Predicted 3D model of a 1493-nucleotide RNA (small-subunit ribosomal RNA) from an uncultured Bacteroidota bacterium. The sequence is in RNAcentral, with records from ENA, Greengenes and SILVA.
RNA sequence: AGAGUUUGAUCCUGGCUCAGGAUGAACGCUAGCGGCAGGCCUAAUACAUGCAAGUCGAGGGGCAGUCACAGCUUUCGGGUUGUGAGCGACCGGCGGACGGGUGCGUAACGCGUAUGCGAUCUACCCAUAACCGGGGGAUAGCCCGUGGAAACAUGGAUUAAUACCCCAUAAGGAGUAAUGGUUAAGGCCAUUAUUUUAAAGGCUUUCGAGUUGGUUAUGGAUGGGCAUGCGUCUGAUUAACUAGUUGGAAGUGUAACGGACUACCAAGGCGAUGAUCAGUAGCGGGUCUGAGAGGAUGAUCCGCCACACUGGGACUGAGACACGGCCCAGACUCCUACGGGAGGCAGCAGUAGGGAAUAUUGGUCAAUGGAGGCAACUCUGAACCAGCCAUGCCGCGUGCAGGAAGACGGCCUUCUGGGUUGUAAACUGCUUUUAUCAUGGGGGAAUGGCAGUGAUGCGUCACUGCAGGGACAGUACAUGAUGAAUAAGCACCGGCUAACUCCGUGCCAGCAGCCGCGGUAAUACGGAGGGUGCGAGCGUUGUCCGGAUUCAUUGGGUUUAAAGGGUGCGUAGGCGGGCGUGUAAGUCAGUGGUGAAAGGCUAGGGCUCAACCGUAGGGUUGCCAUUGAAACUGCGCGUCUUGAGUACAGUCGAGGUAGGCGGAAUUUAUGGUGUAGCGGUGAAAUGCAUAGAUACCAUAAGGAACACCGAUAGCGAAGGCAGCUUACUGGACUGGCACUGACGCUGAGGCACGAAAGCGUGGGGAGCGAACAGGAUUAGAUACCCUGGUAGUCCACGCUGUAAACGAUGAUCACUCGAUGUAUGCGCGUUUAGGCGUAUGUGUCCAAGCGAAAGCGUUAAGUGAUCCACCUGGGGAGUACGGCCGCAAGGUUGAAACUCAAAGGAAUUGACGGGGGUCCGCACAAGCGGUGGAGCAUGUGGUUUAAUUCGAUGAUACGCGAGGAACCUUACCUGGGCUAGAAUGCCCUUGCUAUCUCCAGAGAUGGGGAGUUCCUUCGGGACAAGGUGCAAGGUGCUGCAUGGCUGUCGUCAGCUCGUGCCGUGAGGUGUUGGGUUAAGUCCCGCAACGAGCGCAACCCCUGUUCUUAGUUGCCAUCAGUUUCGGCUGGGGACUCUAAGGAGACUGCCUGCGCAAGCAGUGAGGAAGGGGGGGACGACGUCAAGUCAUCAUGGCCCUUACGCCCAGGGCUACACACGUGCUACAAUGGGAGGUACAGCGGGUAGCGACACGGUAACGUGAAGCCAAUCUCGAAAAGCCUCUCUCAGUUCGGAUUGAGGUCUGCAACUCGACCUCAUGAAGGUGGAAUCGCUAGUAAUCGCGCAUCAGCAAUGGCGCGGUGAAUACGUUCCCGGACCUUGUACACACCGCCCGUCAAGCCAUGGAAGCUGGGAGGACCUGAAGACGGUGACCGUUAAGGAGCUGUUCAGGGUUAUACCAGUGACUAGGGCUAAGUCGUAACAAGGUAGCCGUA
Repeated sequence: AGAGUUUGAUCCUGGCUCAGGAUGAACGCUAGCGGCAGGCCUAAUACAUGCAAGUCGAGGGGCAGUCACAGCUUUCGGGUUGUGAGCGACCGGCGGACGGGUGCGUAACGCGUAUGCGAUCUACCCAUAACCGGGGGAUAGCCCGUGGAAACAUGGAUUAAUACCCCAUAAGGAGUAAUGGUUAAGGCCAUUAUUUUAAAGGCUUUCGAGUUGGUUAUGGAUGGGCAUGCGUCUGAUUAACUAGUUGGAAGUGUAACGGACUACCAAGGCGAUGAUCAGUAGCGGGUCUGAGAGGAUGAUCCGCCACACUGGGACUGAGACACGGCCCAGACUCCUACGGGAGGCAGCAGUAGGGAAUAUUGGUCAAUGGAGGCAACUCUGAACCAGCCAUGCCGCGUGCAGGAAGACGGCCUUCUGGGUUGUAAACUGCUUUUAUCAUGGGGGAAUGGCAGUGAUGCGUCACUGCAGGGACAGUACAUGAUGAAUAAGCACCGGCUAACUCCGUGCCAGCAGCCGCGGUAAUACGGAGGGUGCGAGCGUUGUCCGGAUUCAUUGGGUUUAAAGGGUGCGUAGGCGGGCGUGUAAGUCAGUGGUGAAAGGCUAGGGCUCAACCGUAGGGUUGCCAUUGAAACUGCGCGUCUUGAGUACAGUCGAGGUAGGCGGAAUUUAUGGUGUAGCGGUGAAAUGCAUAGAUACCAUAAGGAACACCGAUAGCGAAGGCAGCUUACUGGACUGGCACUGACGCUGAGGCACGAAAGCGUGGGGAGCGAACAGGAUUAGAUACCCUGGUAGUCCACGCUGUAAACGAUGAUCACUCGAUGUAUGCGCGUUUAGGCGUAUGUGUCCAAGCGAAAGCGUUAAGUGAUCCACCUGGGGAGUACGGCCGCAAGGUUGAAACUCAAAGGAAUUGACGGGGGUCCGCACAAGCGGUGGAGCAUGUGGUUUAAUUCGAUGAUACGCGAGGAACCUUACCUGGGCUAGAAUGCCCUUGCUAUCUCCAGAGAUGGGGAGUUCCUUCGGGACAAGGUGCAAGGUGCUGCAUGGCUGUCGUCAGCUCGUGCCGUGAGGUGUUGGGUUAAGUCCCGCAACGAGCGCAACCCCUGUUCUUAGUUGCCAUCAGUUUCGGCUGGGGACUCUAAGGAGACUGCCUGCGCAAGCAGUGAGGAAGGGGGGGACGACGUCAAGUCAUCAUGGCCCUUACGCCCAGGGCUACACACGUGCUACAAUGGGAGGUACAGCGGGUAGCGACACGGUAACGUGAAGCCAAUCUCGAAAAGCCUCUCUCAGUUCGGAUUGAGGUCUGCAACUCGACCUCAUGAAGGUGGAAUCGCUAGUAAUCGCGCAUCAGCAAUGGCGCGGUGAAUACGUUCCCGGACCUUGUACACACCGCCCGUCAAGCCAUGGAAGCUGGGAGGACCUGAAGACGGUGACCGUUAAGGAGCUGUUCAGGGUUAUACCAGUGACUAGGGCUAAGUCGUAACAAGGUAGCCGUA
């Protein structure tokens, strides 16, 4: 110090989450020791038991009990008396007001801090001064009674005091009066007069006295009391509160001031700087955190306050309204003889209860401290110690060194191996902190007692000696002995965040702080191995601060992300021009006081270190006082003119209000002309019209709005304002510079204005037009469109008070480059026009700067200043409740529960659009021929089946994998069999095997017989069988784990990179633009310059020609021969064959063009602008296809999911679809004759030819491994004949019969031949396909596979050989540019609302229940105060009693407030796959949105 998370990616805004620290903690797992600290945060709930405040005999009367001694007595237990020690109860003194506990209450002078008391008290203590004389009467106790269960009460008699009372003495005390001095002050000092007020003894004594206590007074110290300034939580959905209230003067009361209290008088006091009310809370020093400022907190320790079962009250006392005192009331508990009594752990332990949770009914007064006492001493749950608890902090240990066969085991693995655990272990050596045992053992101890010495102020103090004294404590610590011996866990390992693999699981089980993991290869679940972190702890949970600059003083924002009020005027407040002078409140500086200690920081020190403790320093940022300074702010005074305003002279404008007037148009009415339609729409219909519409003309009425001018023109604060004119009226600007002299700016509340819609009353109503009606559209259409039409729109008056009231930009002032329009003035200058300058408005473009960017940019969103308003994640929600306003509608103010991890802004790249532009393609159009109808073939779906094996499924599956399913193939089914297996490699043994044959069997197989191999370098090898082991095998699954191959977009023209430049960045530029092209082809331009993959070319075939070479090809010339055939000799001319060249490049010409290039019936040329065809397929897309070609990870099967065999199936058949063949005929069918190809194939073959057969074919057989022989007939064509429009001499399905061929085998299930049979079909609905030239159409031929063939398929070959293209509006697909976007799984996208279902929280609600705080009335204990007081008191003082006031509590009653609950009800949120529609995002298919009805 940051990180994760919104997106395809980016920047920003913004929330959520994490890493850190802390804790009086709790929980889980684990646990060796010590030191130091801490330990009911909840029920201020209730408490059994014990203890926590007593002490003094040196105040007193005394003697219940105990001890010692003595006497007497004795039943030998004891009793009694006296003395001493001592002492229960009692009187009296002091202390129980401290110490200890708790945090209920309290928002307060309670606390903190600083002052004041001229308004005050203070026992014990200290200092000073003085005094201590005389007398009196009682009363506890004790004794004797009485009542009562008890607690206790009460009568009589008697008694003491340091108890009580009286008298004396006394002023320097107190009161009153007077005089003087002094002070800011009510005070103080001095003097005088007068009145009044004290006391207690005890002990010791050498009897001198000493000491202690007492009284008065003054002062001190200590501790209180009171008052004041400042500070001290939240809520305004709490805005008003207050009658002792505020003040006066008089009294009462108090230690003391005071409405503290009483009567009287006055009417004040407090509050937006937050009164009152409500909620919450002890406050501070400090603690935690933080860089700090702050935020949170107030355990332990210290200071203060409050409280002591709840409430009230006083008494005593120096001090209390009193924790372990009293009285009363209440609740609760206990005792009881039922009459009445007792009690208060928020002291220490402890118990119950509550709770996630917090300890022993311990020891000692040894130390420190407290009370009493002369003291010894007593008391002390204060305190000191111990016990329990890892609750925290700190420290120590669980060993150290060596040790590689890198052991065993585990885990992983690419597996005869390697890696890791890991020097880790074993083993060897060493050490002994700790542990156990033993021994020693400091300090906390100083007092005090006794004895002695010295000093002395004679009280005492110091020193020495003696005996004694420690709870902790068998302590700490030290030494010795034993022996690695007694001691390691927890969490985590996807990112944040250090740490990775295997197995299991399979959106299950589960994890999760956030993002998110898990649907068969999970580093995220569970286990394991390994690793990482911390370590006697580790994790989890809760809480606080931090990170969060995410409430921003330090230190944020508001055009579009949340956020500028709709606008103005203006109150309080805040802020405010120049100069001079004074002052000193703020401010600054110096000094003084205070800011407790502890804590924190720094430096030393003490425990072996540390934690901890101790010492010193510094700090304590504050407050108070005082002295000074005078710049700035404030305040007072004076002055100035530039801010602001006034006056004067002009200018401008849809500024406002009221009135008058005007024309055009619509509608209506009347009259006229006139006839059949009008109107309306995408198309229609409703509607109007023969009762005369629409149209046209004339006249009239009425209402509303003001064309042209008219304009990013004007005016206004905003809303808003438009015919012309009149009246009244607001404003701005300009000019000169006459006047005032800071009069200013902003503006919480407040007041006013405020579009449209809406409301009230009354008018008005032409057009338009919510609602409504009808017609259309539609699946529906409560809409969009059409025809009508009410409110309304208009006017007057009054409400409402909101808008996307927007520049989404508050007001004011100052400053900061420019350019160019425009409105209105003014000045200069020129005058024909133009020009220069200045002011105020209003626009556009830009520098700097700013901004997340878009953008803003003198009209700022720049740079500064002042004031106001507003924001703090999304939803819930501008909702609910409450208040205020409103006639209502509603407005304004304005939450929470709950829920999500986002919601959002700007920009980028894509994709998409029923957005735009440009362009291309057999895409449309123009044509030709088909498909869809029929029969058949073939594939698919479906169905069927034991099986009908599997895959392919829009385009891009469907004559596809399959370029050959009768067996085989074959993967499927049924049945029969085999189990290291049907195949292959390596090793060993053998020499068989093959072949022939017999038996069983469907066969596989099993059994038997015959048979005994070849080569050799003699080692062996080939081959086969057997054996053994290692490797089996799987067309089983996953094409969504993969490689390879393939389809498609698409032979579309695109896809990228380097460097540079631009941008914060994603990214852009280049690749866009202007042309051109088939093309990102080329040219020009350009912050780009180049390059790559694609395009094109290079390759092959074909078209022309040349050269070379001529056999098997060819034959012009020459010759021969003949069967008349290049047959032979021969030839290379030609054709051809097959190798190499040439040729085409817009090269030439003309025109256009900058160029690239285009055009031309141009020239030349076989070919002309890519000559024709092929091969060739960029980055990528479709998780496209294929695990069944092959390969391959993982998973699965192993007497089977492997292998062998027989038979069956893949050929099924109501049906549906695709692809084809053949047809429906005369451009044809049939018969006969006849002509012309090319690509190819052939020895298990092609097979001439001959013969047989009607034929398929058969028999024989030449030649040929092929430019030689052969398949081989090409067919359409041409010629001749026939048929004559028919279901035919078309068509050939189907069926019957007989054959041929292949093959172990044609039944399921082959092809072919012959004869017979002769179905549908007469050109095919909606719809749809191919093709632009040697193409379509049509005709035949060949080949692969193959024994044969279901081939009409596929791949090739040649023959004949067209038509049409105006053109790019439309359909489909594609390319580029641009635009919008809420899409990015990318429109097959996204997404809204009702309804239905489940869950959750909330609002309303007839009511019901509870709570606290007040009001009124009644009652009213104790106490206090007052009155009375016949009784008590010898009298008196006084008291009992009675009574009044006050008052805790109780009761009654009305109300407000706050909670809980409530049938029913309302909306909201959340929830993989429910219903209905399609609202929004693209022009979202009616642009969207805001306000209103």